The RNA shown here (transfer RNA) has 73 nucleotides and comes from a bacterium. Model confidence (mean pLDDT): 81 of 100. Rfam family: tRNA. The family's RNA type in Rfam is transfer RNA.
[in-house]
RNA sequence: GGGCCGGUAGCUCAGUUGGUAGAGCGCUACAUUUGCAAUGUAGAGGUCAUGGGUUCGAAUCCCAUCCGGUCCA
Numbered sequence: 001g002g003g004c005c006g007g008u009a010g011c012u013c014a015g016u017u018g019g020u021a022g023a024g025c026g027c028u029a030c031a032u033u034u035g036c037a038a039u040g041u042a043g044a045g046g047u048c049a050u051g052g053g054u055u056c057g058a059a060u061c062c063c064a065u066c067c068g069g070u071c072c073a
């Protein structure tokens, strides 16, 4: 320098054909307990890496850039 894969909640990751952004763990409150843990219920938490384009509408399609992994030189 080039090819491929990936970047989504604090962490690990889904998100199928473009149509309201989700799960598990974690966090907070309450219930239960003498207390803790476990369990149950509810809640908070997101610039979908960044910038542009297409579209009525983009995490999703297109282009460029950045970062990580991997392969080739």
Base pairs, nucleotide, nucleotide: 001072002071003070004069005068006067007066010025011024012023013022019056027043028042029041030040031039049065050064051063052062053061